[in-house]
RNA sequence: UAAGUAAAUCGCCUUAUCGCUGAAUCCUUUCACGAGGAUUUGGAGGAAAGUCCGAACACCAUAGUGCAGCAUAGUGGCUAAUAACCACCAGUCGUGAGGCUAGGAAUAGUGCAACAGAAAGUAUGUACAGGUCAUGCUGUAGUGAAACCAUGUAAACUCUAUGCGGUGCAAUGCCAUGUAAACCAGUGCUUGAGGGUAGCACGCCCAAUACUGGAGGGUAGGCAGCUAAAGUGUAUUGGUAACAAUGCACUCAGAUAAAUGAUAAGGAUGUUUUGUGCUUGGCAACAAGUUCAGGACAUACAGAAUUCGGCUUAUAGAUUUACUUGUAUA
Numbered sequence: 001u002a003a004g005u006a007a008a009u010c011g012c013c014u015u016a017u018c019g020c021u022g023a024a025u026c027c028u029u030u031c032a033c034g035a036g037g038a039u040u041u042g043g044a045g046g047a048a049a050g051u052c053c054g055a056a057c058a059c060c061a062u063a064g065u066g067c068a069g070c071a072u073a074g075u076g077g078c079u080a081a082u083a084a085c086c087a088c089c090a091g092u093c094g095u096g097a098g099g100c101u102a103g104g105a106a107u108a109g110u111g112c113a114a115c116a117g118a119a120a121g122u123a124u125g126u127a128c129a130g131g132u133c134a135u136g137c138u139g140u141a142g143u144g145a146a147a148c149c150a151u152g153u154a155a156a157c158u159c160u161a162u163g164c165g166g167u168g169c170a171a172u173g174c175c176a177u178g179u180a181a182a183c184c185a186g187u188g189c190u191u192g193a194g195g196g197u198a199g200c201a202c203g204c205c206c207a208a209u210a211c212u213g214g215a216g217g218g219u220a221g222g223c224a225g226c227u228a229a230a231g232u233g234u235a236u237u238g239g240u241a242a243c244a245a246u247g248c249a250c251u252c253a254g255a256u257a258a259a260u261g262a263u264a265a266g267g268a269u270g271u272u273u274u275g276u277g278c279u280u281g282g283c284a285a286c287a288a289g290u291u292c293a294g295g296a297c298a299u300a301c302a303g304a305a306u307u308c309g310g311c312u313u314a315u316a317g318a319u320u321u322a323c324u325u326g327u328a329u330a
Base pairs, nucleotide, nucleotide: 001326002325003324004323005322006321007320008319009318010317012267013266014265015264016263017262018261020043021042022041023040024039025038026037027036028035029034045301049312050311052310053309054308055307056306057168058167059166060165064202065201066200067199069164070163071162072161073160074088075087076086077085089103090101091100092099093098104159105158109157110156111153112152113151126141127140128139129138130137172224173223174222175221183214184213185212186211187210194206195205196204197203231250232249233248234247235246236245237244238243268299269298270297271296272295273294274293275292277290278289279288280287281286
């Protein structure tokens, strides 16, 4: 200096004016509910996306067992976690740094192997050589990935081992308002109809003002859940690492038809263009790089809705660290 590999950070900034919204404090007004004002302070991501994997939490709910079904598949570690991540082994790709793997079993069984070939699983053909009374027999040659009794394939069915409840914040809980625990039909009352328990069976639980069906009436409001969290940053110790423990510091959205914005000015970065100086190559024309100044354009992907750990996808650009290979110089 060029090309790569792995990991990480930022992803517009500042000021002014106006506007929206959460919290705290204070003031005004109202019988109260409520409404208004002032000050301080906070207000969208690395993916908030996909809804793919795993969990927390809530309810079913009390309780399982077997079958079926689904998931996983080298060894170990880490974690709340079957996810992901880290290390080692194996296989494979790459000169390399590194990347990828749906990585158990082919004598439990079934299936498949195009084309070529005589023939792709119970069968054997042709040619040559050896052997034989002769044929079978033995070896070589031809096709093909595989033709000596088998080989390959399980991201084919399957088998083995291990594991596994469901639904989802529109979960769920509380309050207020209002009506019709009223009417009709059927079943049934502890010897249990019916309902629930992810599918089926058994078991278990609830149940008599019960259950199923019909017709019909009222309500659609408010509060909670709702953000202090398996949280963030940093230091030390342990560990190859992922990660763990301890100390110190910090609190960084909670909206509800859905707030987190609009305008103006300046700056920053990128692309392009003009002028100018310098360096290198070149006879020159010119080409490449770079400093400064000016003009134009642009600033990506994209927006919380219970929360968290991951994976995948999208992304104008800028920066940092370590390592690999090539070239040149010393």
Bacterial RNase P class A from Flavobacteriales bacterium 32-35-8, 330 nucleotides, folded computationally. The sequence was found by an Rfam model in a public genome assembly. Of the family's consensus pairs, 98% are formed in the model. Rfam family: Bacterial RNase P class A. Rfam classes the family as a ribozyme. Rfam's curators write: Ribonuclease P (RNase P) is a ubiquitous endoribonuclease, found in archaea, bacteria and eukarya as well as chloroplasts and mitochondria. Lineage of the source: Bacteria > Pseudomonadati > Bacteroidota > Flavobacteriia > Flavobacteriales.